[in-house]
A computed fold for an 84-nucleotide RNA from uncultured Selenomonas sp., annotated as transfer RNA. Its Rfam family is "tRNA". The prediction has a mean pLDDT of 83. Taxonomically the source falls in Selenomonas (Bacteria, Bacillati, Bacillota, Negativicutes).
């Protein structure tokens, strides 16, 4: 240098056809139960903003197409693996 494949909350990992981003589990907070634990059950649990909300912003990074982009197209980084 050339090829390919990966990137999505604290973690794992959905969304496979462009249509509601974060289903669903773990993790953590707060109640419930208990003498107190655990284990079980209920709610919350991205930023940013607010009294509290709403709006608004998020899918490695810059761009583009489109009504609409994790999802398609172009660079660029990064990590794995093949060839040289």
């Nucleotide at each position: 240098g050339c090829c390919g494949g990966u990137g999505u909350g604290g973690u794992g990992g959905a969304a496979u056809u462009g249509g509601c981003a974060g289903a669903c589990a773990c993790a953590g907070c707060a109640g419930a139960c208990u003498c107190a634990a655990a284990a079980u059950c209920u709610g919350c649990c991205g930023c940013c903003g607010u009294c509290a909300a709403a709006a608004g912003c998020g899918u490695g990074c810059c761009g583009g197409u489109u009504c609409a982009a994790g999802u398609c197209c172009g660079g660029c980084c990064a990590c794995c693996g093949g060839c040289a």